[in-house]
Context: one part of a larger RNA
This record gives sequence, C1' cells and structure tokens, in this order.
RNA sequence: AGACGGGGACUCGCACAAGCGGUGGAUCAUGACGUUUAAUUCGAUGACAAACGAGGAACCUCACCAGGGCUUGAAAUUGUAGCCGUAUGCUUUGUCUGAAAGGACGGAGUUUCCCGCAAGGGAGGGCUAUAACAGGUGUUGCAUGGUUGUCGUCAGCUCGUGCCGUGAGGCGUUCCCUUCAGUGGGGUAACGAGCGCAACCCUUGUCCUGCGUUACAAGUGUCGCAGGAGACAGUCCCGUGAAACGGGAAGGAAGUGAGGAUGACGCCAAAUCAGCAUGACCCUUUGAUGCCCUGGGCAACACUCAUGAUACAAUGGCCGAGACAAUGCGUUGCCAAGCCGCGAGGCGGAGCUAAUCGCAUCAAACUCGGUCUCAGUUCAGAUUGCAGUCUGCAACUCGACUGCAUGAAGCCGGAAUCGCUAGUAAACGCGUAUCAGCUAUGGCGCGUUGAAUACGUUCUCGAGUCCUGUACU
Repeated sequence: AGACGGGGACUCGCACAAGCGGUGGAUCAUGACGUUUAAUUCGAUGACAAACGAGGAACCUCACCAGGGCUUGAAAUUGUAGCCGUAUGCUUUGUCUGAAAGGACGGAGUUUCCCGCAAGGGAGGGCUAUAACAGGUGUUGCAUGGUUGUCGUCAGCUCGUGCCGUGAGGCGUUCCCUUCAGUGGGGUAACGAGCGCAACCCUUGUCCUGCGUUACAAGUGUCGCAGGAGACAGUCCCGUGAAACGGGAAGGAAGUGAGGAUGACGCCAAAUCAGCAUGACCCUUUGAUGCCCUGGGCAACACUCAUGAUACAAUGGCCGAGACAAUGCGUUGCCAAGCCGCGAGGCGGAGCUAAUCGCAUCAAACUCGGUCUCAGUUCAGAUUGCAGUCUGCAACUCGACUGCAUGAAGCCGGAAUCGCUAGUAAACGCGUAUCAGCUAUGGCGCGUUGAAUACGUUCUCGAGUCCUGUACU
C1' cells in the first nucleotide's frame, strides 16, 4: 500500500422489513447429473452450468455407433509424363450388381481459340498416373486473437507538474454541505487533466405547423410522415442562506418524466481451439482422427436436481349471445368469397411485391343470460384404445394436429427459497425469428385488465467512503 475482521462511523441497493404472486408436494414439458448402451457426439459445473451453445436432432444437420465404399481425394493451387476432339469431357439415358454410396458395361446428343493450304505446332479445357499437397467438429482456452459472463450502470480508476517522506509511498481523490453520481458548492499543498458519471443518440408521453396516399362515410384531422415548441429547477416562500442543494407552493402533459442503447481501470490463468481466426503437437499410399453412403443414436430410464406449463375449482367450469387492441408477417408466400367435412382439413380460385389484399369476424380475459351447488364433481386433464388430417423421398424407432372413447395423480404443498416499488406485480390473449413439418409449455416482442405495500435501517446478503486492528500478501 492492499486484503481481511463474529472492529467502528456514515451511506446505498426489492438487501431486510411491509405487501402481492410464486417455487419446494401432483402430472407433464425441457435441460442436467447418474446409470445403461454398439453409440446414447461435444462443450458449459456455486453465485457467473443445468428451456445454456441449440433463433427448430425423423433423413440432412452430425461431430457418436454398426456396416459398406473412395484414396491427390467432396472443394483449392502447382509441377512432370501419357492420352483425348465423331471423346476418356459436358448433357441426357439404359443394363448388371448393390441397402445406398460405389463399381462394371453401353446408347443418343453436343463442343474452344491462334498460326498454317495441309500436315503439324501453340494456348485453353479435360482424363489417367505420379509428386508437392489437401483435409481433420483431432489435442492444448494454462501458447493466443477476437468475442462474452461476473462484480456492476457500482462510482470508481488514474495521469502531468508540484509539495511531503531516507524509502516503499502519500497528498491531489481527505474534510463540511449536497447529489442517483469523484454530481456540484465551500474549504484546502496543491493546481490542472484523462478514462468513467451526466449530456449529446433512439423510442415514448403534451402542444403547434406543413403535407397527405392506399387511412377515415364526407373535407376532416382519428391517423401517417416531416419539422418545430416545451423543462431551464425558470417563478414565489422556507431552510443561520453566501453558493451548491433540499422541502413546500403555483403553473404545467411532464420537475433527474418513462424506457432503451451506452458497461471505466481491473478481478476470476472465468468461458469459448465446436462460430470464426490462429502458434505448437498429432492423424493421413491403405483397416485414416480425411471423404461418401445405408441404418441406428443424440429421444434409453431405477433414481436425483434445475427451469417451466397445467391444475387442485364457485372471484369457478360448461353453453348461448354481445364488445374493445397493438406489435408484426406474407410472391418457391399470405390466402378472401363460396362449397364439402362434427373437426383437423379439403375443393376452389378473387386479391395482394401490400397503411390498398390476406393472416385476422383481427383476440382473450370481459359483459349479459342460462345451468352446475361443494362432490375427486359438469373440477382437473395425464395415460391408453380406435378412426382420421397434414407436411415430407420417408412419420416404426422419433412429427404435429383432429374426432370418439378412457378418465390417473392432484383438495393449495415440510424444512427452505424466488420475483416484483407503477402502467410495475399479477392475470389475459396476440405476433414473430428459426422453420417442409414440428415435439415452443422455450426465446424475443405487442397490446388488454390492472393492484397492494414501503414504519424504518436493529438484523440477513452485497456494495461504496473514511477511521482502526492484524501473526495474511
């Protein structure tokens, strides 16, 4: 100087408290451990792994396993030798073998440029052989780049000159007031400065102006686009009031308005060689750690853990009628009207490269009426049987959805534990990326309904500043 303290002072944070809703019990989904397996590919492991890489594992993906096949190779550059023009190339097609890949043998069509009358030569292309080489999701994240997590959007981390100290180093950055903030003011052996903070950026909330199609019934301004205004603590009072700042009031749509992007110096030899790049090492003329193919596996299942979905009901279930959104997406696509089917869906074909048409009557919770009357039930829906629909070469392993039947556990969950301070929690549906289809209850967004509570900082956890102790560095 740090780090640590079951040391102190001050301060902060959904950290506790006050509240609301959950998890832990049940069933299922997904991930993980373990076990099993020919293989159940690999990575991630307290916080900071476990709906994580994966924003789509039937084949492919694919790295794993079994079997079959290829060896200058699926793709790249180059050398040497030979061959090719009515082909050994390219397009197309056939036979045999095979699970396919591959191997063997054919048919048809087609085809460069220059010199030269031609022969021939050169260039370019291709095949075979050979040699350099390729190739590797093989190892090392403790050789690395790049990127990322965490402390933490916490308020810190430093530098120049100067001063103090023998020196390591200190001061500056401490102190007082204040702030979300090393934010600002005062003071001061310091004076300045940099990276952070804040602001500049985006979205949104109010008003004004202009323009307006494809929006709205109209000539209007709901709406869309563009530009501008508005907040600066500006005004008043109070706080010893000088300043900064705080409390209150008026006015205002709004008083750091709300959200996003933005993550300092560093810590954890944190994560990633499997996104990519890359050093070194290793495998590769033969049973390859390369490449292709078929099938299987990543989906196994005594158990354990994590994250979720659905429930256990009457603030509810079912039936009928009625109402109100926003974000988005669409031409190998979205698919209207109409018809068929109980339905998934099928037929159909209009429109739309989309403020025009469609998904989408754009929604559900909601409102009104009826029924059920506390029961393992008209709760709950797992599981299973049968019959179907769709995608796709192909749904057995291993897809989603529909109808009928079946109707399990579950009556609010031990110790413990999580999220959230306002348009938030909770509840409700809708959209979308990936995507042929989908194991999405996941992720990311969108709107609708819309709370309760915060006395306070004693305690738990974490963090910051200063003082202090230390046998630690």